[in-house]
RNA sequence: AAAGUAGAUCAAGCGAUCGCUCUCCGCCUCGGGCGGAGAGAGGAAAGUCCGGACUCCACAGGACAGGGUGGCCGCUAACGGCGGCCCCGGGUGAUCGGGGGAAAGUACCACAGAAAACAUACCGCCAGCCAAAAGCUGGUAAGGUUGAAAAGGCGAGGUAAGAGCUCACCGGUCUGCCAGUGAUGGUGGACGCUUGGCAAACCCCACCCGGAGCAAGACCAAAUAGGAGGGUUGGGUGGUCCGCCCGUAACCCUCGGGUAAGGUCGCUCGAUCCCGUGAGCAAUCACGGGGCAAGAUGAAUGAUCGCUGUGAUUCCGUUAUGGGUCACGACAGAAUCCGGCUUAACGAUCCACUUUAGCC
Numbered sequence: 001a002a003a004g005u006a007g008a009u010c011a012a013g014c015g016a017u018c019g020c021u022c023u024c025c026g027c028c029u030c031g032g033g034c035g036g037a038g039a040g041a042g043g044a045a046a047g048u049c050c051g052g053a054c055u056c057c058a059c060a061g062g063a064c065a066g067g068g069u070g071g072c073c074g075c076u077a078a079c080g081g082c083g084g085c086c087c088c089g090g091g092u093g094a095u096c097g098g099g100g101g102a103a104a105g106u107a108c109c110a111c112a113g114a115a116a117a118c119a120u121a122c123c124g125c126c127a128g129c130c131a132a133a134a135g136c137u138g139g140u141a142a143g144g145u146u147g148a149a150a151a152g153g154c155g156a157g158g159u160a161a162g163a164g165c166u167c168a169c170c171g172g173u174c175u176g177c178c179a180g181u182g183a184u185g186g187u188g189g190a191c192g193c194u195u196g197g198c199a200a201a202c203c204c205c206a207c208c209c210g211g212a213g214c215a216a217g218a219c220c221a222a223a224u225a226g227g228a229g230g231g232u233u234g235g236g237u238g239g240u241c242c243g244c245c246c247g248u249a250a251c252c253c254u255c256g257g258g259u260a261a262g263g264u265c266g267c268u269c270g271a272u273c274c275c276g277u278g279a280g281c282a283a284u285c286a287c288g289g290g291g292c293a294a295g296a297u298g299a300a301u302g303a304u305c306g307c308u309g310u311g312a313u314u315c316c317g318u319u320a321u322g323g324g325u326c327a328c329g330a331c332a333g334a335a336u337c338c339g340g341c342u343u344a345a346c347g348a349u350c351c352a353c354u355u356u357a358g359c360c
Stems, first nucleotide, its partner, number of pairs: 001356005007350004012308007020040009042331001046342002049340005054213004061242004066209005071085005086099005100204002105202002108197002122144002124140006152170002155167003171193001172191008217265004227255006234246004272291008309328005315323002
């Protein structure tokens, strides 16, 4: 320098004017208005996929059903997340992708093919019958043919032809020792060794999960009048049963009537953010210092202009820095909060590493 790999940061800045929402202060003619000050979207606020906090139901308890996760060790409030490591696969490499069990059982494997897991035989090879051919009977699975996948692979011996039939190497199953917390790795022994794929098919093993959700839930105000019909003898716990809680004669549902998109709280200070030090390979944790940063609900967070900055440019000019013009664009937008994942995306910047080539 070129081509890559992995990660991080930003999402133009400042000012003026006019608006919008909320808070505080002051004034007035006070359910309101005016003036002043202050605050006011994101890295994903998104999808609502996973996990938690919080609230109610019992301080969420038992069984069944159902659901989820899946190498090992750790981190965490928790997780399907994250970190480190192990194995397999791709890549020259940085690095990327994958991960329980198919020898407990059941099911399935289109088309093609002899045969798709109980083995089997179309062509072929070999032997016998036969004078020979054709044909028939038997042996065989080395070769051919099909397929995504073919019954250990490969070589030698052996044989009528063949075959783990025998042997070497590779692979496999069982097992001992050593190293490691462990996944696993190393090394040795025994056995010729029937046993493909699929578990996001049922299933098995281990572990985890009670349900509903801020329209949770609480308070205030108003209303629940007088009625009609039906049901249960109880109602609640939102899969079922038990159990538990409330209650002891009433309760539930529908119609009808009436009121209302009522107000306040929950609500934003929290597993919080920034900086530093220490422990740890890291995720993360501990300590110290500092900061407060939307809280709206027919749901605010906008528009214009100026300067600076950045980018683009088939314009102008210079030795060169430059000037002019245009743009500041994408994805998107809070709705109880937090940790993740995934998806979307204009552009800019930074750090580390790899390969190749050149130069010193």
Molecule: Bacterial RNase P class A
Organism: Deltaproteobacteria bacterium